[in-house]
Molecule: transfer RNA
Organism: Patescibacteria group bacterium
């Protein structure tokens, strides 16, 4: 310096072909136990890396940035 990939909840990660953003763990309350562990019940938590364009509509399609990973020089 060049080609790829990858960014969405605290963590690990879905979300097909553009249409109401979800799972698990995790944290909080509550139930059951004498107390733990545990298990069930409900509930919090997200501008989906930024920045602009396309579109009635963008997490998703374009383009450029910036982190990370990966290869070639």
């Nucleotide at each position: 310096g060049g080609g790829c990939c990858u960014u969405u909840a605290g963590c690990u990660c879905a979300u097909c072909u553009g249409g109401u953003a979800g799972a698990g763990c995790g944290c909080u309350a509550c139930u059951a136990u004498g107390g733990c562990a545990u298990a069930g019940u409900a509930g919090a938590g997200g501008u989906a890396a930024c920045c602009g364009g396309u579109u009635c509509a963008a997490g998703u399609c374009c383009g450029g940035u910036a982190a990370g990973g990966u290869c070639c020089a």